[in-house]
Formats: sequence, structure tokens, C1' cells
RNA sequence: GCGUCCUUAGCUCAACGGAUAGAGCACCGGUCUUCGGAACCGGCAAUGGGGGUUCGAUUCCCUCAGGACGCA
Repeated sequence: GCGUCCUUAGCUCAACGGAUAGAGCACCGGUCUUCGGAACCGGCAAUGGGGGUUCGAUUCCCUCAGGACGCA
């Protein structure tokens, strides 16, 4: 330099172009307990940046940034 893939919550992962973007773990609060842990209930929190297509984009296209792999 060329090609392919990836980027969603603090972490690991979901989500036919259409429902309020979900789940586990973590964290916070509550119940329980002598205290803690476990268990149960509830809560917090996210689509890498910019543009485009579309009635509608996490999803499709372009570009930038970061990362992984392959080729040279």
C1' cells in the first nucleotide's frame, strides 16, 4: 500500500429496514439476615465521529477514527 472483518451499557453479547434498542455479569436501592453472603424485587446505564439513501437506519451506501486478520 491492497483486501476482508469488527466498533451497541462499566464488561461480555443480542437485535428481518419498523414495538419503549434487550439480556447476563457488574454497580446502586429495597426485602431477608445479628452482620455479610446467597436468594428475590426494583433502578441506573449504550448504537465510535460526520454525511447520504429511505416514510422509517443499530441494520444499507460513502468518508474519517480505532482495532483484528490476510496479501504484498
Predicted 3D model of a 72-nucleotide RNA (transfer RNA) from a Patescibacteria group bacterium. Taxonomically the source falls in Bacteria candidate phyla (Bacteria). Its Rfam family is "tRNA". Gene Ontology term of the family: triplet codon-amino acid adaptor activity. It is annotated as a transfer RNA. The prediction has a mean pLDDT of 81.